Predicted 3D model of a 73-nucleotide RNA (transfer RNA) from Candidatus Nutricula glyptotermitis.
The coordinates come from a structure-prediction model, not an experiment, and the mean pLDDT is 81.
It matches the Rfam family "tRNA". It is annotated as a transfer RNA.
The RNAcentral record of the sequence draws on ENA.
[in-house]
RNA sequence: GUGGGCGUAGUUCAGUUGGUAGAGCGCUUGAUUGUGGUUCAAGAGGUCGCGGGUCCGAGUCCCGUCGCCCACC
Numbered sequence: 001g002u003g004g005g006c007g008u009a010g011u012u013c014a015g016u017u018g019g020u021a022g023a024g025c026g027c028u029u030g031a032u033u034g035u036g037g038u039u040c041a042a043g044a045g046g047u048c049g050c051g052g053g054u055c056c057g058a059g060u061c062c063c064g065u066c067g068c069c070c071a072c073c
Stems, first nucleotide, its partner, number of pairs: 001072007010025004019056001027043005049065005
């Protein structure tokens, strides 16, 4: 340089054909317990890498760009 894949909560990842952004773990509070852990209940936490476009509506489609990984040269 060329081609391909990935980027979504603190973390690991889902998200179907474009139609209210979710789960496990973690965190906070409460219950339970002599304390902790376990278990149970509730809750907080997201400019979906960034910028633009299409659309009534974009995590999803299109363009550009950044980072990481793989292959080829």